A computed fold for a 72-nucleotide RNA from a Candidatus Peribacteria bacterium, annotated as transfer RNA. It matches the Rfam family "tRNA". By type it is a transfer RNA. From the family's description: Transfer RNA (tRNA) molecules are approximately 80 nucleotides in length. The organism belongs to Candidatus Peribacteria, within Bacteria.
[in-house]
RNA sequence: GCCGUCUUAGCUCAGGGGUAGAGCACCUCCAUGGUAAGGAGGGGGUCGCGGGUUCAAUUCCCGCAGACGGCU
Numbered sequence: 001g002c003c004g005u006c007u008u009a010g011c012u013c014a015g016g017g018g019u020a021g022a023g024c025a026c027c028u029c030c031a032u033g034g035u036a037a038g039g040a041g042g043g044g045g046u047c048g049c050g051g052g053u054u055c056a057a058u059u060c061c062c063g064c065a066g067a068c069g070g071c072u
Base pairs, nucleotide, nucleotide: 001071002070003069004068005067006066007065010024011023012022013021018055026042027041028040029039030038048064049063050062051061052060
């Protein structure tokens, strides 16, 4: 230098056009003599950034940035 994959909650990841979810973590309650495990509920997201397409974009297209891999 060229090519490809990825970027979504604190962490690991789903979601493949119709206003975003799980597990773990965190908070509250239940329960126990107490702790852990367990049960119920709750908070937390400008979906990397900027454009484009569309009635509508996390999702499709383009550019940029970052991470990883391949080729030279």
It was read from a public genome assembly.